[in-house]
C1' cells in the first nucleotide's frame, strides 16, 4: 500500500406507516417512527421497476435508484 471484516467500540442513515405540504401521476421534502444497512455516503452511467400520453409494434417526457452492475470516496479495529 491493498484486500476481508467482527456476538467489540464510536457514530452515522432511515424501510413501512401516520401528519403537513408540492405534483395529473410515479414521487420528491419536512416531522414522528425504526425494517434493516459497511457503504442504506456521494453519482445516476447501463439494466430493471413505476408513472403520464401515445399506443399494432415502438416511442417521448417524468420518476425510484435501500433491485442488479458500473464509478468516486471512506470510520474503529482484527487478520
Nucleotide at each position: 500500500c491493498a484486500g476481508c471484516g467482527a456476538c467489540a467500540a464510536a457514530g452515522g442513515c432511515a424501510a413501512c406507516c401516520c401528519c403537513g405540504c408540492c405534483g395529473c401521476g410515479a414521487g420528491a421534502c419536512g416531522g414522528g417512527c425504526a425494517c434493516g444497512c459497511a457503504a442504506a455516503a456521494c453519482c445516476a452511467g447501463g439494466g430493471a421497476c413505476c408513472u403520464a400520453c401515445a399506443c399494432c409494434c415502438c416511442g417521448u417526457a417524468g420518476g425510484c435508484c435501500g433491485c442488479c452492475c458500473a464509478g468516486u470516496u471512506g470510520c474503529u479495529c482484527u487478520c
Molecule: c-di-GMP-I riboswitch aptamer
Organism: Conexibacter sp. DBS9H8